Model confidence (mean pLDDT): 83 of 100.
The RNA shown here (c-di-GMP-I riboswitch aptamer) has 79 nucleotides and comes from an uncultured Rubrobacteraceae bacterium.
[in-house]
Parts: sequence; structure tokens; C1' cells
RNA sequence: CUGCGAGAAGGGCAACCCCGUUGUGAGGCGGGGGAAACGCAAAGCUACGAGCCUCUUUAGAGGUAGUCGAGCUGCCGAA
Repeated sequence: CUGCGAGAAGGGCAACCCCGUUGUGAGGCGGGGGAAACGCAAAGCUACGAGCCUCUUUAGAGGUAGUCGAGCUGCCGAA
């Protein structure tokens, strides 16, 4: 350096529930909850390809990065 990912250390994210807010909607954002957080080594970022979802004037517009692939970036170090 590449690969790999431990009943490792220190940290990180957060499915779900409640409240608020935003959007026609799928969804987004903010706050809160848990002795015990569904889970994640990229559950960091990008809608580029596929998938799924929503709206719709059926030709478009949108959403999803926690569906997969791809690209970019990145912590730690046992076997």
C1' cells in the first nucleotide's frame, strides 16, 4: 500500500415511537424518548446506471444514498 473486518479501543450514524414544521404526494427538516436503539465499517457525499415509491395533463416532474451497482472521500488495526 492492497485486501480483510475482531464479542478490540475511542468515537460516529440511527430503524422505530412522540411533537413541531414543510410538501398535492412519495418524502424532507428540527426537537424529544429508550437500563435494553432495528440495524450500519462507509447507514459519509453524488440520483450516474438499475430497482422501488409518489404526483401526473401519459409525457413529464419528483422522492429514495438504510435496495443494488458505480464514482469521490474517510476512522481504527487483531487474525